[in-house]
Context: one part of a larger RNA
Formats: sequence, structure tokens, C1' cells
RNA sequence: CUGGGCGUAAAGGGCAUGUAGGCGGCUUUGUAAGCCUGGCGUGAAAGUCCACAGCUUAACUGUGGGAUUGCGUUGGGAACUGUGAGGCUUGAGUCACGGAGAGGGAGCUAGAAUUCCUGGUGUAGGGGUGAAAUCUGUAGAGAUCAGGAAGAAUACCAAUGGCGAAGGCAAGCUCCUGGCCGAUGACUGACGCUGAGGUGCGAAAGUGUGGGGAUCAAACAGGGUUAGAUACCCUGGUAGUCCACACUGUAAACGAUGCACACUAGGUGCUGGGGCGGAUGCCUCAGUGCCGGAGCUAACGCGGUAAGUGUGCCGCCUGGGGAGUAUGCUCGCAAGGGUGAAACUC
Repeated sequence: CUGGGCGUAAAGGGCAUGUAGGCGGCUUUGUAAGCCUGGCGUGAAAGUCCACAGCUUAACUGUGGGAUUGCGUUGGGAACUGUGAGGCUUGAGUCACGGAGAGGGAGCUAGAAUUCCUGGUGUAGGGGUGAAAUCUGUAGAGAUCAGGAAGAAUACCAAUGGCGAAGGCAAGCUCCUGGCCGAUGACUGACGCUGAGGUGCGAAAGUGUGGGGAUCAAACAGGGUUAGAUACCCUGGUAGUCCACACUGUAAACGAUGCACACUAGGUGCUGGGGCGGAUGCCUCAGUGCCGGAGCUAACGCGGUAAGUGUGCCGCCUGGGGAGUAUGCUCGCAAGGGUGAAACUC
């Protein structure tokens, strides 16, 4: 000496579930694998190290010691780890009682708006822009009234709000269903944490088959702008946007911050519970924000929702470019995804 890191410099897996593995509460007792401590055997010699000796000295050589950190075997020890047996309740869970919620799935229903169709009134414009034009209208538009059809999305409530593992979830009602929180009691008795592989979920776009098609709108066409304008603006407009089933498996999938547990000043909002005969108050649990102390940080900032102090387990990084490329393997109908270099160069 026996790495350092991952909010923004390279680096947290998109999210979960869980296999192997790793790690694991309090207590009694046994055991003795790990562990500690003796004996014995072995650990060749030479060499290295120390002391002494022999060649005049040194190199060299000799003698003795030490070392050989190990392995085997045999005694002893029992705190810790392991392991066997037993106990416990604080970790974890179950039941009973309450509670909030756009959590998920299915069905039914509603009112605005939009577009279209039919009819009435009515006449010359409408639309659009920076200004215009393409476009539309005397075959009667736009405006307005009445009726009808279709599809998609749910103003206000609405929040700095709620729920969900994440993606995400918003009209109303009904049914089915997952999770969460609180208070009290009873019960199980470590049943726990993490999680390589695996498996499932996973926005938008995209793909397949079948439906649907109001709006918006890649592509495309036209008009304008311009030196040009394969754009920005305008008029149209097809895939798509919607539904069912199947695939795809990626995002600045972000808190750019893995999960779990414990500990470490305060102040002030919000959401959902609970407690306190003293209620504009105090306490408490769960969540969600802001400010801030110690501490941390390169700084910015973080600061009981940590980026503080620790423990366990997983993932990942190791100069820039080449490159998330080539190649191989693998998944996919395809698009492409996963894994993933090197030469060379600075």
C1' cells in the first nucleotide's frame, strides 16, 4: 500500500415481481465447520535474512540460527459467524373496525363544442394574413333559427391537490378488482432485506388483421415569403390520431438522484386519519411542498422526502472522437431493439 466514484463532470438498470446467491432481530442450550491457542509431522537442498568462521580482503565458501506466513494430524477454548434443538416479540405478516383517492377493467348514460346533412329567414360576401393569394359564395355561401347524423374529447370543480411500482390516470353512474393509511385488540413467531439470470408491466411514434373516421394532421398538392424556401405563414389533405386483438420495448421512461433499514436542530403550508373534558390550541401517524441548522459538496446546491452519518444487496462508470458504429449471437413481420469491439486519431 492492499482503488475512487455515479443530482449537473463518465456512471442508477424505464418500473416491478421474484430464482440462485449475498446479508440478516432478542434469548437459552448443544456442536465445533469458520475462528483462537498448544503439541507432533511435513514444508528438499541451494538461495534470501542474521550471527560466526575459512581463503591477506571482497566476491566466493563453510557452520549455526531464523524464515519458509502453508498443509496434515492431534489436544484445548467457545466470545463472534455457521449449524442442531427450544423460547421470545420489537422486524415482517394475518384478522377484526374505520378512512381517503383521475389506481385498474367492463358496461350504460349526459351536456357543451366541432364537422357534415335537411329545411326556414336573408343577401353579397365569407375565409385567411404582417400584407395577400390559393380556397369558398348569386347553382344563394358566411350569419341566424329549427331538425338530424357522426366521431372524438370531457370546460368550470382544479390545487403549490389526490392515486399508482413506473409508464401513467380526470364528465356521471353501476358492477368486478388491486394497493394504501389510521386506531385499538387478538393472532403467527424472523416467516425478513436485496436480487445476477428469468418473468411481467411499460408514453408517443410505428407494424399486422378487422372496424371506425368528427377534429387535428406527418407525407403530399396549391398559395404566399424569399436570391432560393424541398421550411417557418395560409388553403386543402392521406396515413395516423379512436376501438378490438396481436406485435414492437424504446424516451430528457427525469427527482437526470437504485432498493431497504437505523440515526442526526428547527420553522412554515397543504392532503388523509387519530388522540387530548382545557380547542383561534397542543400532540401523533402516513404522505406532499417550501425555508433552513449541523454536516456534506468542485461549486451550484442537498439538508428527517439527504446529495448528512452508517449497514446490507443489486446495477453502472474508468479520457474525447471513431461509436452505440462494425462483427458475431439473439429478439422482431418489418422498422428496428438487446448485447457490443478494434484499427486509427487527438